SAM riboswitch aptamer (S box leader) from uncultured Ruminococcus sp., 92 nucleotides, folded computationally.
The model forms 97% of the base pairs in the Rfam consensus.
Its mean pLDDT, the model's own confidence on a scale to 100, is 78.
The source organism's lineage runs through Bacteria, Bacillati, Bacillota, Oscillospiraceae and Ruminococcus.
């Protein structure tokens, strides 16, 4: 940088020892231990096997609070709902 996805799905664990949810505004979750690491699950994308959809292994990353937690530009509009920005995965 191009490209597909992004409203499912994942522990009552152990080890640390304060922040953390990208960002701004909100709003949440945390010593009833966050995050981060292992074990454990999950199947989102290659990949394997089947015969297109589909299903299946769990091989490479990837995920495992809340619709990418909402809202952030634009359009219609009572709410709201679509296009996109951003931003996350894969994959080339």
């Nucleotide at each position: 940088c191009u490209u597909a996805u992004c409203a499912a799905g994942a522990g009552c664990g152990a080890c640390u020892g304060a922040g953390g949810g990208a960002c701004a505004g909100g709003c949440c979750c945390u010593g009833u231990g966050a995050c981060g690491u292992c074990c454990g699950g999950c199947a989102a994308c290659c990949u394997g096997c089947a015969a297109u959809a589909u299903g299946u292994a769990a091989g490479g990353u990837g995920c495992c609070a809340a619709a990418u937690c909402c809202u952030g530009c634009g359009g219609u509009a009572u709410u709201a709902c679509c296009g996109a920005a951003a931003g996350a995965u894969g994959a080339g």